[in-house]
RNA sequence: GGGGUGAUGGUUCAACGGAAGAACACUGCCCUUGCACGGCAGGGAUCGGGGUUCGAGUCCCCGUCAUUCCA
Repeated sequence: GGGGUGAUGGUUCAACGGAAGAACACUGCCCUUGCACGGCAGGGAUCGGGGUUCGAGUCCCCGUCAUUCCA
């Protein structure tokens, strides 16, 4: 320098183009003499910028970062 893969709550991961969910973590309540476990409820996210579309996490372009292959 060129190619591939990836970037989504605090963390690890999902999500036919129809508007984002799970587990753990966190907060509140219940349970307990108290803690833990357990039960119920809640808050919290699409790497940045453009484009296509009625509608984009998803498709296209540019960039950044991580990883990998080639030179």
This is a predicted structure of a 71-nucleotide RNA (transfer RNA) from Polyangium jinanense. Its mean pLDDT, the model's own confidence on a scale to 100, is 83. The sequence is in RNAcentral, with records from ENA and Rfam. RNAcentral records the identical sequence in 8 taxa. Lineage of the source: Bacteria > Pseudomonadati > Polyangiales > Polyangiaceae > Polyangium. Rfam family: tRNA.